[in-house]
Source information
The RNA shown here (transfer RNA) has 72 nucleotides and comes from Actinoplanes couchii. Its Rfam family is "tRNA". About the family: Transfer RNA (tRNA) molecules are approximately 80 nucleotides in length. Its family is annotated with triplet codon-amino acid adaptor activity in the Gene Ontology. Rfam classes the family as a transfer RNA.
RNA sequence: GCCCGGUUAGCUCAGCGGCAGAGCAUCUCGCCUACACCGAGACGGCCGGCGGUUCAAAUCCGUCACCGGGCA
Numbered sequence: 001g002c003c004c005g006g007u008u009a010g011c012u013c014a015g016c017g018g019c020a021g022a023g024c025a026u027c028u029c030g031c032c033u034a035c036a037c038c039g040a041g042a043c044g045g046c047c048g049g050c051g052g053u054u055c056a057a058a059u060c061c062g063u064c065a066c067c068g069g070g071c072a
Stems, first nucleotide, its partner, number of pairs: 001071007010024004018055001026042005048064005
């Protein structure tokens, strides 16, 4: 330098045009002598930045940044 993949909640990841979700973690309540486990609930993200397409974009296109891999 070229090619491919990735970037969504504190962490690990789903979601592939029309309500942004799960598990874990955290907090509260229940249970227990107590802790853990278990049950119920809550909190938490303007979806990496900017632009474009569209009635509508996390999702499609372009570009930039960062991470990973391959080729030279």